[in-house]
Context: one part of a larger RNA
RNA sequence: GGCAUCUGGGGGAUGCCUUGGCACACACAGGCGAUGAAGGACGUAAUACGCUGCGAUAAGCCACGGGGAGGUGCGAAUAUCCUUUGAUCCGUGGAUUUCCGAAUCGGGAAACCGAAACCGCAAGGUUUAUCUGUCCCUGAAUACAUAGGGGAGAGAGGCAAACGCGGGGAACUGAAACAUCUCAGUACCCGUAGGAAAGGACAUCAAUUGAGACUCCGUUAGUAGUGGCGAGCGAACGCGGACCAGGCCAGUGGCCUUUGAGUAAGAACCGGAAUGCUUUGGAAAGAGCAGCCAUAGCGGGUGAUAGCCCCGUACGGGUAGAAAGCUCGAAGGUCCUCGAGUAGGGCGGGACACGUGAAAUCCUGCCUGAACAUGGGGCGACCACGCUCCAAGCCUAAGUACUCGUGUGUGACCGAUAGUGAACUAGUACCGUGAGGGAAAGGUGAAAAGAACCCCGGCGAGGGGUGUGAAAUAGACCUGAAACCGGAUGCCU
Numbered sequence: 001g002g003c004a005u006c007u008g009g010g011g012g013a014u015g016c017c018u019u020g021g022c023a024c025a026c027a028c029a030g031g032c033g034a035u036g037a038a039g040g041a042c043g044u045a046a047u048a049c050g051c052u053g054c055g056a057u058a059a060g061c062c063a064c065g066g067g068g069a070g071g072u073g074c075g076a077a078u079a080u081c082c083u084u085u086g087a088u089c090c091g092u093g094g095a096u097u098u099c100c101g102a103a104u105c106g107g108g109a110a111a112c113c114g115a116a117a118c119c120g121c122a123a124g125g126u127u128u129a130u131c132u133g134u135c136c137c138u139g140a141a142u143a144c145a146u147a148g149g150g151g152a153g154a155g156a157g158g159c160a161a162a163c164g165c166g167g168g169g170a171a172c173u174g175a176a177a178c179a180u181c182u183c184a185g186u187a188c189c190c191g192u193a194g195g196a197a198a199g200g201a202c203a204u205c206a207a208u209u210g211a212g213a214c215u216c217c218g219u220u221a222g223u224a225g226u227g228g229c230g231a232g233c234g235a236a237c238g239c240g241g242a243c244c245a246g247g248c249c250a251g252u253g254g255c256c257u258u259u260g261a262g263u264a265a266g267a268a269c270c271g272g273a274a275u276g277c278u279u280u281g282g283a284a285a286g287a288g289c290a291g292c293c294a295u296a297g298c299g300g301g302u303g304a305u306a307g308c309c310c311c312g313u314a315c316g317g318g319u320a321g322a323a324a325g326c327u328c329g330a331a332g333g334u335c336c337u338c339g340a341g342u343a344g345g346g347c348g349g350g351a352c353a354c355g356u357g358a359a360a361u362c363c364u365g366c367c368u369g370a371a372c373a374u375g376g377g378g379c380g381a382c383c384a385c386g387c388u389c390c391a392a393g394c395c396u397a398a399g400u401a402c403u404c405g406u407g408u409g410u411g412a413c414c415g416a417u418a419g420u421g422a423a424c425u426a427g428u429a430c431c432g433u434g435a436g437g438g439a440a441a442g443g444u445g446a447a448a449a450g451a452a453c454c455c456c457g458g459c460g461a462g463g464g465g466u467g468u469g470a471a472a473u474a475g476a477c478c479u480g481a482a483a484c485c486g487g488a489u490g491c492c493u
Stems, first nucleotide, its partner, number of pairs: 001492009015478001016443002020414002022411007029403002031159002039100003042055003046078002049075003061094006070082002105114003115128005130156003134152005163194001164192005174181001178228001204211002215242005225233002246395003249339001253335011269317003275290005291308002293297001299311003344368008354380001375390005430437002450477001453465004
């Protein structure tokens, strides 16, 4: 030095576990905000820091209801207090709620600076932004008036995940290049609303039979078409389903506000069956024997695997106040005539599956411009006949779309390099001027019983005894693979 066996260090794979995630189903909710939101800053406990809660009444105050022995939030302890005169805790309602933030008295480099008026002895309190519409007062050139000025009281503003409607609107890309075309009315921007929105009660389709609002799904059908007839784009009628609902324009009406009566559901929470012995073991829920309950053998916990130990579960009970909902009334307010600068036409565009085409239909920037039910629109240029409908007013539930969120449940979903980026002080530490980027990090044990005391050592670190424990090679930790590094023994050189 090599090989083999044994034994360690190192390392953190694997196994097991789960506080956390992921997806879906059902039900709910679908908003919050000038009565100051969302989101923050700063404070707040006896004690430094982080989280949580709260707001100078500051881990809290009040009332009511529930509940019944401990509590003083977590990391994490000690002290001090509170509590059967009912605390802590849970539910409902209320009070307080600094400063910033739409932020709104003015300013401002957010959480700061500086004011005025009124009230109050003081401490202190209140008001003072802008826009819109209403009303009142006033009021020029300019007589009436109007513009303008002042005031009152009302509304709005901002935030929020997706879904909706509307106004704007790309390019990469594809066409194997590229310009029409495509991507695509997509992404994105803006406006605005609701729990859904939009649409909606035939100037619709159909085809000589008829159907009968709208929306959504399946099919028709990748069909008919459209298309540098390239790439591509791509219906409708009809049929089958989901759901179904029709009304109004001046009166037995709609809408809004106020108000009366009735009413379902609904909180915390409460009751809630039934097991013993022996045995192994540190521990019984395991095993053996013998029982019981079950409208409850879903699930979780308990020193190993528990229907009968605990929490629960089935089932049953309970529920204040207010709001809101629904139904039936009452009062008040408001709403006025069947749709003309419309239909149609010309020019230019756009939308229709349809790229101007034979191009109907719909919308309209400019120019024009009817008829009036004895009328008008449509039936894919256009004409005739025929059929069918009645535009230019308004409202309308359900079926449909979505999920920031709440509750319950489920999973041939994950199990710490997985699953959210985040199971842990995580959008933290850290990086970046900034927009922004963005981690690592779980597990002692049943119980801290977390190692008193002794020895070595620097009043260390660390270790050795003793002790606890089932186990300490469970000691800051489950298990503990491999790489890598030692030691012992044997053999070979």
The part of an RNA shown here (large-subunit ribosomal RNA, domain I) has 493 nucleotides and comes from a Candidatus Acidiferrales bacterium. Rfam family: Bacterial large subunit ribosomal RNA. Taxonomically the source falls in Candidatus Acidiferrales (Bacteria, Pseudomonadati, Acidobacteriota, Terriglobia). RNAcentral holds the full RNA, with entries from ENA.